[in-house]
């Protein structure tokens, strides 16, 4: 610091993830030790027990032990003592310690003010402490009551109450002097009235009052800061001010009375929601974000809600009163209680400790102290909860043992790791020694919970002490086995469908380590809310426009002010934390001293240039007057002419209209179509333009009238007056809505007519609202330039619209400056690209508006608008990892332009109909073995299944096997040959015997490895091969352009069969492919002539022989053709088009040859082979069947259907093969098939072997025929072991369909189609199939508009598994959140009553009372009752609001591969989209 993920790839946006860090944690696996820390986040739920706030006898009566003395009648008393103890009384008890429910507030935090205040103990200063008086608890006695308690009567004391006297620098009213200040005032002073104290002890001392200061502590007021909502926008009657009184320690509506109408509010009132705040903690580089556990500071709280007493202090956690829960005890009649103190117990929950020691340490509180009392606080205990620190051994050690695990089987790894040898003792263990931590206090003695701890010694043995997680990419770390989309994993992406480095398990390995993972939060990476630091043409995102409110910004000059700004100095920003430095526990952790921070906030000095304010002023922004000019700017009004329809008359006839092609309609009752006339609404051709004008929406015949902008020109006024604009106002197409008219053409609904598999659509025929006028709503469009408004700067050149100057100039044009409009190009720049580009999307500055993943959803709910329709504003759960833009490359299109192909067309002969064969699908069987499936499977693998093939079926054997190697051992046998059994294999029983001198080889058993397997994956593979397609294409290299992915080259223009080849050209070159080079064939030359030839010689007449190379052939080598000449045309090319010449001309015909790739195309069953599988079997051996089974169906073939023809004669010409388990001539024999004999060939010799069509004659006469030949029956040959199943032939006899074949399809462009024979492979035999061979021998091609394939370029795209692509909505099922819903049940709060404890205040005719006065009545004063305001709980009736619930219901969402259509994407087949009905 990035980094996965959207595509085939890319570059952008953009969301989703991760990798760090942290945590009061959980959980899962493990677990040696020790410090320091931390430990109910949930139910502020309810709580047994214990224990946490008591103390003083030096306040005060009283009680009165042990000890001491004294008496004594020994029972005991008395004195003194002064523990104890309960009361009166002082003082704490308001601290300490818990919690975090409420509270959005002066509660916090900060900084200020109290001139508007209080402050017990404590400190300082100064003055006093004088005198009298009346009671009461405790005791005692009676009494009630279960208790808790409580009542009467009697005595007592005080530092407990009370009177009085004296005080002052106190306090209040009045006078009244100086001084100050910040408005009310404050300080310092004088005069007059009223207020106060207690004692003990006798040495010091404490204690009280009174005053003025300090300090601590508090109270009250400001000013600033710090939560979310506007789907809360209007809040408020003590409200807001005053005056006046109460009431506070004090101001004040704090309370009251009377007067005023105020007070707050988009800078967010009010009202919901949520929270204790802070120092601080995490986290980030910072800005900032999240968090408030421990500690510390404040606050507010003690079952729930109210009150108040009493104090210096509370409206009070272990206090009181009253309401209400709810829990306990009761004799039922009453009581009592409050753990959010410390343990602790129950619930809850994932989760969170001991009913410990101790007051020794600090530190409170009482006391003169001694002390006592403190679950504060010190410590132990439990929990890997968390930090930090040790250890689990260290050194050597290779034969790299043994397991383990992989494996190419050789080795590899574990791995120096371990065993072995040598050392060590930290920690734990155990023995012994053993603090500090203590100051104080006490006359001394003594005094430590922790603790026999830390620490030191010794001792003894390597001994007690390693585990998690993870290994596909992010992401360090890889194999094997199971598993087989299944068990599972997953943070994203994604793994699993049989070879899983994703699952599980081992082995090895990486990381972290006494922890390691995962979950869960919170911040970082996220510049993904951008202040630092982000966007709006097309990815989200400019408001349809426009005018204006508050706000925001805002020209030049000079003076002033000093708010903003800056600098300086003061204070105050608490301890702790943090940083840095030192320092102490053996190191850290932790502590402890310093110093910085603490980034604020106040005051006070200083400075003004910049923003602000306040003054004068300026003219360039803006505005105003004067002069022209353009314009479909707007509003009324009046008019004009073609056009349609109607309407009436005229001519006329029979059809007219419409369409792809129909029909529905019109029309003989006279249409259309034409002429005349007349009506009535709409819209206004040409001009007409890339043009004008308007803020937008819009604006079009013409003419008047009325009115708004704008531009130009020259001068002159005002003197910032400006610019955006949040709320608001107004404008705002079309559709629509209400009222009244209008209503020709159009044309939603409807209706028929046609397409159609349906067609509620496209098309047609007709038609109502509508459109059109008035007036009033509605207020949205894809209201677009998808581009907000003003203002400035920043190359150009070009065209138009409007107007001016300027030169020309008779005038018209021309030419050039300038200024405002509207266009189309371009640099710079900017963009992610496309693009923009002075009319910015550059480049600055101001305002506004809006975005922040995709869907849900512009949708609910609410509100606010409308008459409805609806509009505006606007979530959420749920879902999804992508969704979107821009380029690129291809694919594809019922897009375009070129071009080729027997692709069409023009022909010629089929096929499809029929009977056979032959392969497939099917049925069918025990088995009908297997593949192969559109071209590109189907006379294909098979170049030939009676048995064998054979792989298929049932039966019958055999098990180291039919076959290979090998290694031990054994043995003379084995094979042959005969018999018998038996369907064979095989059994079996006789004969019969190896080589080698040895080693050993051969052979056979026996045993262990192995052997086999046409068993499975062709989707694990090698090799082959098909096929697009012999189609012209398909790349590289280097350079150039792009940010890239790519581009370019390879595109253009011409040619070509051809990316052939030529020009041009940021491409220059190159490969693999086109072609050539190879065979063949067509002519020719040359050589060589045997088995082949024979023109001449000879010879028989058979090239038979002699001979002989001339010719045919044959084999070899050459030679020819190259657009090479000639002429047009072309770009003086490339190449074409004619032409001579040649045997051949324009790659002469033919064949081999087959780019990069695509079908996961064929083949594991040609062969190889990875895995998996069987193994007395899925190997093998046998004999028999079966692949041949037959109802219809599909492809290749054959034969026909006939006269170009059949049959019988006659008769002519061939290439190119093939032969020894072979070809087989001639004679014989048979009607043939063929049989019997057998020359000759090992082949240019001999044989197969007669070629057929053709030719010649003869017959048949158009019929199911003398065509056609299935199919049967007979008789045969022939091969083989063997022709039932299930061969071929051949004779004789039978003679079926069938008279040219529907819809549709096939092949051919010349020696080609078509036709006709001939041979070979395979093979014992079997050929209508394949592959060759030669004969005889055409028609057509105008042509590229169509179909099919294909190629270049271009264009669209939402497709890339690529159109057999993608992809939408209903409708059926499940699930899931969610609205609506009679209601229905809770929770907050709110108004109006009604009621009113406990308190206090206030009033009081009633009761009752020691202190004071009073000689005594009585007085004064207070208590009780009464009652009166306030008021908490309750209660009645309503509303608001929020949350759950609900039969039914709506729409989303998400699911296997359901149904129904095809709407979108290609012009998607009707171009697509917005808005409205």
């Nucleotide at each position: 610091a990035g980094a996965g993920u959207u595509u085939g790839a890319u570059c952008a946006u953009g969301g989703c993830u991760c990798a760090g860090g942290a945590c009061g944690a959980a959980c899962g696996c493990u677990g040696g030790c020790g410090g320091c820390g931390u430990g109910c986040u949930u139910u502020a739920u309810a709580c047994a027990u214990g224990c946490a706030a008591g103390u003083c006898g030096a306040a005060c009566g009283a009680u009165g032990a042990a000890g001491u003395u004294c008496c004594u009648u020994c029972g005991g008393g008395a004195a003194u003592g002064g523990a104890u103890u309960a009361g009166u009384g002082g003082c704490g008890a308001a601290c300490g310690g818990g919690u975090g429910a409420g509270g959005a507030a002066c509660a916090c935090g900060u900084g200020a003010g109290a001139a508007a205040c209080c402050u017990g103990c404590c400190u300082u200063u100064c003055a006093u402490u004088c005198u009298g008086g009346g009671a009461u608890a405790a005791c005692a006695c009676c009494g009630g009551g279960a208790a808790a308690c409580c009542g009467g009567u009697g005595c007592u004391a005080a530092u407990a109450c009370c009177g009085g006297a004296u005080a002052c620098u106190c306090c209040g009213u009045c006078u009244u002097g100086g001084c100050g200040g910040c408005a009310u005032c404050g300080c310092c002073g004088a005069g007059c009235c009223g207020g106060g104290a207690a004692a003990a002890a006798a040495u010091u001392u404490u204690g009280a009052u009174g005053a003025a200061a300090g300090a601590u502590g508090g109270u009250c007021u400001c000013g600033c800061g710090g939560c979310c909502u506007a789907u809360c926008a209007g809040c408020u009657a003590g409200u807001u001010g005053g005056u006046g009184a109460g009431g506070u320690a004090a101001u004040g509506g704090c309370u009251c009375a009377c007067c005023a109408a105020g007070g707050c509010g988009a800078c967010g009132a009010c009202g919901g929601g949520u929270a204790g705040c802070c120092g601080g903690c995490c986290u980030g580089a910072g800005a900032g974000g999240g968090c408030g556990a421990c500690c510390g500071g404040c606050c507010a709280c003690a079952c729930u809600g109210g009150g108040a007493c009493u104090g210096a202090g509370a409206c009070a956690c272990g206090g009181c009163c009253c309401a209400g829960a709810c829990u306990c005890c009761u004799a039922c009649g009453g009581g009592a209680g409050g753990c959010a103190g410390c343990a602790g117990u129950a619930g809850g929950g994932a989760a969170u400790a001991u009913u410990g020691g101790g007051c020794a340490a600090u530190g409170g509180g009482c006391g003169c102290a001694a002390g006592c009392c403190u679950g504060a606080c010190c410590c132990a205990g439990c929990g890997a909860c968390g930090c930090c620190g040790c250890g689990u051994g260290a050194g050597g050690g290779a034969u790299g043992a043994a397991g383990g695990u992989c494996u190419u089987c050789g080795g590899a790894u574990u791995g120096u790791a371990a065993a072995c040898c040598u050392c060590u003792u930290u920690c734990a263990g155990u023995a012994g020694g053993g603090a500090a931590g203590a100051a104080g206090c006490g006359a001394a003695a003594g005094u430590g919970a922790c603790g026999g701890u830390a620490c030191c010694u010794g001792c003894a043995g390597a001994a007690g002490a390693a585990g998690c997680a993870c290994c596909g990419g992010c992401u360090a770390a890889c194999u094997a086995u199971g598993u087989g989309c299944c068990a599972g994993c997953a943070g994203c992406c994604g793994c699993g469908g049989u070879a899983a480095u994703a699952c599980a398990u081992a082995g090895g390995g990486u990381g972290c380590a006494a922890g390691c993972g995962u979950u869960g939060u919170c911040c970082g990476g996220a510049u993904u809310u951008a202040u630092u630091g982000g966007g709006c043409g097309u990815a989200a995102a400019g408001a349809g426009u426009u005018c204006g409110u508050a706000g925001g910004c805002g020209g030049u000059u000079u003076c002033u002010c000093g708010c903003g700004u800056c600098g300086g100095a003061u204070g105050u920003g608490a301890a702790a934390a943090c940083u840095c430095a030192g320092g102490g526990c053996u190191c850290a952790a932790c502590c402890c001293u310093g110093a910085g921070c603490c980034u604020g906030c106040a005051u006070u000095c200083g400075a003004u240039a910049c923003g602000g304010g306040g003054a004068a002023a300026c003219u360039u922004g803006a505005g105003g007057a004067c002069g022209g000019c353009a314009g479909g700017g707007g509003a009324g009004a009046c008019u004009g002419g073609a056009a349609c329809u109607c309407c009436u008359g005229g001519u006329g006839u029979a059809g007219c209209g419409g369409u792809g092609g129909a029909a529905u309609g019109c029309g003989c009752a006279g249409a259309u179509a034409u002429c005349a006339g007349g009506a009535a609404g709409a819209a206004c051709a040409c001009c007409a333009a890339u043009g004008g004008c308007g803020a937008a929406g819009g604006c079009a015949g013409g003419u008047c009238u009325c009115u708004g902008g704008g531009c130009c020109g020259a001068u002159u006024c005002u003197g910032a007056c400006g610019c955006u604009g949040a709320g608001g106002a107004a404008c705002g197409a079309a559709a629509g809505c209400g009222u009244g008219g209008g209503g020709a053409g159009c044309a939603a609904a409807c209706a028929g007519g046609a397409u159609u598999a349906g067609a509620u659509a496209c098309c047609c025929u007709g038609g109502u609202a509508g459109u059109c006028c008035a007036c009033g709503c509605c207020g949205u469009a894809a209201a677009c330039g998808a581009u907000g408004g003003a203002c400035g700067c920043u190359a150009g050149g070009u065209g138009u619209g409007a107007g001016a100057g300027c030169c020309u100039u008779c005038c018209a044009c021309g030419g050039u400056u300038c200024u405002c409009g509207c266009g189309a190009c371009g640099c710079a720049g900017c963009a992610a690209a496309c693009g923009c580009a002075u009319u910015a999307a550059g480049u600055g500055c101001c305002c506004c508006g809006c975005c922040u993943g995709g869907g849900g959803a512009g949708u609910a709910c609410g509100a606010u608008c409308g008459c409805a329709a609806g509009a505006u504003u606007a979530a959420a759960a749920c879902u999804c990892a992508a969704a979107g833009g821009a380029a690129u490359u291809g694919a594809c299109g019922g897009g375009g332009c070129c071009c080729c192909g027997c692709a069409c067309a023009a022909g010629c002969a089929g096929c499809g109909g029929a009977g056979c064969a032959u392969g497939c699908g099917g049925c069918u069987u025990a088995a009908u073995u297997c593949g192969a499936c559109g071209c590109a499977a189907c006379g294909c693998g098979a170049a030939g299944a009676a048995c064998c093939u054979u792989a298929c079926c049932a039966a019958g054997g055999c098990u180291u096997g039919a076959c290979a190697u090998a290694u031990a051992g054994c043995g003379a046998a084995a094979a042959g040959u005969g018999g018998c059994a038996g369907a064979g294999a095989u059994g079996u029983c006789a004969u019969g015997u190896c080589c080698g001198c040895a080693a050993g080889g051969g052979c056979g058993c026996u045993a262990u490895a192995c052997a086999g397997g046409u068993g499975g994956u062709g989707c694990a593979u090698g090799g082959u091969u098909g096929u697009c397609g012999u189609c012209a294409g398909c790349u590289c290299g280097u350079g150039u352009c792009g940010u890239g992915a790519g581009a370019u080259g390879u595109u253009g223009g011409g040619u070509u069969a051809a990316g052939u080849c030529c020009c041009g050209c940021a491409a220059c070159g190159a490969g693999c492919g086109c072609a050539a080079c190879c065979c063949u064939u067509g002519u020719c030359c040359a050589a060589u002539g045997u088995u082949g030839c024979c023109a001449a010689c000879a010879u028989u007449c058979a090239g038979u022989u002699g001979g002989g190379g001339a010719c045919u052939c044959a084999u070899u080598g050459g030679a020819g053709a190259c657009c090479g000449c000639c002429g047009g045309g072309g770009u003086c090319a490339a190449c074409u088009c004619g032409g001579a010449g040649g045997a051949a001309g324009g790659u002469g015909g033919g064949g081999a040859u087959g780019a990069c790739g695509u079908c996961a195309a064929g083949u594991c069953c040609u062969c190889a082979u990875g895995c998996c599988c069987c193994u007395u079997a899925u190997g093998u051996c046998c004999a028999g069947g079966g692949c041949u089974g037959c109802a219809a169906a599909c492809a290749c073939g054959c034969u026909a259907c006939a006269a170009u023809g059949g049959c019988c004669g006659a008769u002519a010409c061939a290439a190119a093969g093939g032969g020894c388990u072979g070809c087989g001539a001639g004679c014989u024999c048979g009607c043939a098939a063929g049989a019997g004999u057998g020359a000759g060939c090992c082949a240019a010799u001999c044989c197969c072997a007669u070629a057929a069509a053709g030719u010649c004659g003869g017959u048949c006469u158009c019929a199911g025929u003398u065509c056609g030949g299935a199919u049967u029956g007979a008789a045969g040959u022939c091969u083989g072991c063997a022709a039932c199943u299930c061969g071929a032939c051949u004779u004789c006899a039978u003679g079926a369909a069938g008279c040219u074949g529907g819809a549709g399809u096939u092949g051919c462009u010349a020696g080609u189609a078509a036709u006709c024979c001939c041979g070979g492979a395979u093979c014992a035999g079997c050929a209508c199939g394949c592959c060759g061979g030669g004969g005889u021998g055409a028609a057509u091609a105008c042509g590229u508009u169509c179909c099919c394939g294909g190629g270049c370029c271009u264009u669209g795209u939402a497709c890339a598994c690529a159109c057999c692509g993608c992809c939408c909505g209903u409708c059926a099922c499940a699930c899931c959140a969610u609205g609506g819903g009679a209601g229905u049940g809770g929770g907050u709060u709110u108004u109006a009553c009604c009621a009113g404890a406990a308190g206090u205040a206030g009033u009081u005719a009633g009761u009752c009372u020691a202190a004071c006065c009073g000689u005594a009545a009585g007085g004064g004063a207070g208590a009780c009752g009464a009652u009166u305001a306030c008021c908490a709980c309750g209660g009645u009736a309503g509303g608001a609001u929020u949350c759950a619930u609900g039969a039914c219901u709506g729409g989303g969402g998400u699911g296997a591969a359901g149904u129904c259509g095809u709407a979108a994407c290609a012009a998607g087949g009707u171009a697509g989209c917005c808005g409205u009905a």